Small-subunit ribosomal RNA, central domain from an uncultured prokaryote, 350 nucleotides, folded computationally. Rfam family: Bacterial small subunit ribosomal RNA.
Context: one part of a larger RNA
RNA sequence: CUGGGCUUAAAGGGUGCGUAGGCGGCCUUGUAAGUCGGGUGUGAAAUCCCACGGCGCAACCGUGGAAUUGCGCCCGAUACUGUAAGGCUAGAGGGAGAUAGAGGUGAGUGGAACUAAUGGUGGAGCGGUGAAAUGCGGUGAUAUCAUUGGGAACACUGGUGGCGAAGGCGACUCACUGGAUCUCUUCUGACGCUGAGGCACGAAAGCUAGGGUAGCGAACGGGAUUAGAUACCCCGGUAGUCCUAGCCGUAAACGAUGAGCACUAGACCGAAGGCCCUUCCACAGGCUUUCGGUCGUAGCGAAAGUGUUAAGUGCUCCGCCUGGGGAGUAUGGUCGCAAGGCUGAAACUC
Numbered sequence: 001c002u003g004g005g006c007u008u009a010a011a012g013g014g015u016g017c018g019u020a021g022g023c024g025g026c027c028u029u030g031u032a033a034g035u036c037g038g039g040u041g042u043g044a045a046a047u048c049c050c051a052c053g054g055c056g057c058a059a060c061c062g063u064g065g066a067a068u069u070g071c072g073c074c075c076g077a078u079a080c081u082g083u084a085a086g087g088c089u090a091g092a093g094g095g096a097g098a099u100a101g102a103g104g105u106g107a108g109u110g111g112a113a114c115u116a117a118u119g120g121u122g123g124a125g126c127g128g129u130g131a132a133a134u135g136c137g138g139u140g141a142u143a144u145c146a147u148u149g150g151g152a153a154c155a156c157u158g159g160u161g162g163c164g165a166a167g168g169c170g171a172c173u174c175a176c177u178g179g180a181u182c183u184c185u186u187c188u189g190a191c192g193c194u195g196a197g198g199c200a201c202g203a204a205a206g207c208u209a210g211g212g213u214a215g216c217g218a219a220c221g222g223g224a225u226u227a228g229a230u231a232c233c234c235c236g237g238u239a240g241u242c243c244u245a246g247c248c249g250u251a252a253a254c255g256a257u258g259a260g261c262a263c264u265a266g267a268c269c270g271a272a273g274g275c276c277c278u279u280c281c282a283c284a285g286g287c288u289u290u291c292g293g294u295c296g297u298a299g300c301g302a303a304a305g306u307g308u309u310a311a312g313u314g315c316u317c318c319g320c321c322u323g324g325g326g327a328g329u330a331u332g333g334u335c336g337c338a339a340g341g342c343u344g345a346a347a348c349u350c
Stems, first nucleotide, its partner, number of pairs: 004321003007304002012318001014201004021194003025088007033081002035077008049065006091191001092188003095184005103177007110154001114150008125136002162169002206247006215241002220236004258317006266295011299306002323350003332343004
């Protein structure tokens, strides 16, 4: 290389956009590059193979043939691929009308809870636990009422509900803004799919600068427990958690399942539309498009399971795997302020 794989055994890139490249709908005509057929030239000799012959045989040698799977040129074929031209509408996109949504960004507003301060009532405990203690409290706590301030998060609705490419998104209002779905079949006419590099986005933690800090709370201090207790439990509590600007670029970034297209029994539930029927309306019913689920046939699978949202049957493109440890280590490169990220071995050993 051929071949085999990637839910759980090693293996799907965290996600998108997109460059090169690869692949690409239907019809007609031309061309003849790929492709196919024929011819011709060349493909040194020796070697290999076949036949015959020479040394008694063999090794060895001689003669002839075949082979030399390749390349050049000429003639021809035109189904497919390419290419040139023309056309089409089933892919893709635009337009018009409607719909749903925690999709995003910014600004403003609200109530519950918590906490602090101040004032009132009140007067001895509170708090905490398995039990306690540390802690708070006559400088009046806890409890309760009122006023004021503050920060963070938005109970119920809330749902195998919705939206988003993923990360993720949940109080209300406004502004700006992305995408999706349905109907019409009005327009363009293959404009498509994938995507090495590249670019962008990317939870939490962490980093830089400036703010903010109610609650919670790594580190840390104390009280317990215990043989010990650098823990689990309790009382405190700094960074952080929040905001602005920048960096980091990783996760069990998971459906542990790449993207796209086509085909292959059904049943039920949910979400967003459209149509039909019912004299009208409503309910019910039927059909249909898209999305989210549960069960299940064939098939697949080592099994668990999966099963029109495939892990079935095929095609296209990308990524990745090749025994365990050593090791995601060393080294080099590159990115980063750092932490570290990406790329990524070998010796040795079983």